[in-house]
RNA sequence: GAUCGGCUAGCUCAGCUGGUAGAGCACUUGACUUUUAAUCAAGGGGUCCCGGGUUCGAACCCCGGGCCGGUUACCA
Numbered sequence: 001g002a003u004c005g006g007c008u009a010g011c012u013c014a015g016c017u018g019g020u021a022g023a024g025c026a027c028u029u030g031a032c033u034u035u036u037a038a039u040c041a042a043g044g045g046g047u048c049c050c051g052g053g054u055u056c057g058a059a060c061c062c063c064g065g066g067c068c069g070g071u072u073a074c075c076a
Base pairs, nucleotide, nucleotide: 001072002071003070004069005068006067007066010025011024012023013022019056027043028042029041030040031039033037049065050064051063052062053061
């Protein structure tokens, strides 16, 4: 350089055919008793990597860019 996959909550990840963004863990609050904490309930938390385009409507489709990982070519 070429090519493939990935980027969504603090972390790990879902998200179907484009139609109200979700789960587990963590965090906060409350209840409870078995108290370095466990269990149960409720709650808060989002620039869906960035910019642009298509569309009535985009996390999802198209174009450009960035970052991470795999494979591969060339040089040494």
This is a predicted structure of a 76-nucleotide RNA (transfer RNA) from a Saprospiraceae bacterium. It was read from a public genome assembly. It matches the Rfam family "tRNA". It is annotated as a transfer RNA. The organism belongs to Saprospiraceae, within Bacteria.